[in-house]
Context: one part of a larger RNA
Molecule: large-subunit ribosomal RNA, domain VI
Organism: Kineosporiaceae bacterium
RNA sequence: CGCAGGAGACUUGAGAAGGGCUGUCCCUAGUACGAGAGGACCGGGACGGACGAACCUCUGGUGUGCCAGUUGUUCCGCCAGGAGCACGGCUGGUUAGCUACGUUCGGAAGGGAUAACCGCUGAAAGCAUCUAAGCGGGAAGCACGCUUCAAGAUGAGGUCUCCAUGGGGUGUUCCCCGAGAGGCUCCCAGUGAGACUACUGGGUUGAUAGGCCGGAUGUGGACGCGAGGACUAGCGACUCGUGUAGCUGACCGGUACUAAUAAGCCGAUAA
Repeated sequence: CGCAGGAGACUUGAGAAGGGCUGUCCCUAGUACGAGAGGACCGGGACGGACGAACCUCUGGUGUGCCAGUUGUUCCGCCAGGAGCACGGCUGGUUAGCUACGUUCGGAAGGGAUAACCGCUGAAAGCAUCUAAGCGGGAAGCACGCUUCAAGAUGAGGUCUCCAUGGGGUGUUCCCCGAGAGGCUCCCAGUGAGACUACUGGGUUGAUAGGCCGGAUGUGGACGCGAGGACUAGCGACUCGUGUAGCUGACCGGUACUAAUAAGCCGAUAA
């Protein structure tokens, strides 16, 4: 831009893409078969491999603004307590998220038309013949069935809902003003989205993000104070109590404290 008024939702599916893999063992059954050796069809079950999808409950990985321990050094006047730098200084754990080495699931079933092939009936050709008329069976293959995209499918589909017919000049024409469904700009955000854009949620008639409060989770027992503590007296590493302590990123709730202010633009003029 188109889809012959303009919008907001929900859809149909022409068409396209994906998927379609396979092994071992057990039962039937040491049966049928076979002198024996050996050893089934059909049918049923269990466990795998590779591949794929989704997810994070578990097991792990990561987790550079979480917690703790600790070395050297500089600084906060000193002690104590901390901060900076040293690969996040190093070490031990770890929330969310993202992940596989983790978990779950998938290939199908089913009916339809067929290939090779196997048949029924059956003439031409008194027989015979699956074929000439006619009618069946038959594959991991074909079209469906399963998953995804999909009306620019210009053949542009369908359904539902919403949108002035107000005033003035003039008056069939025409001009001006107003109203107008809806959309956008703009702003706050997003681990339902994401390179940008787009998409999704929200914009005070508000819980969208941050802050704060509570909880969860993690770490593992905070600072301070009191007591003990090798020694002889002091100091004292360290230990105990206060105390499931203190702190706690992304998680779950609550709460307008902060920021989503204000404003502008487009828009059919419907029968």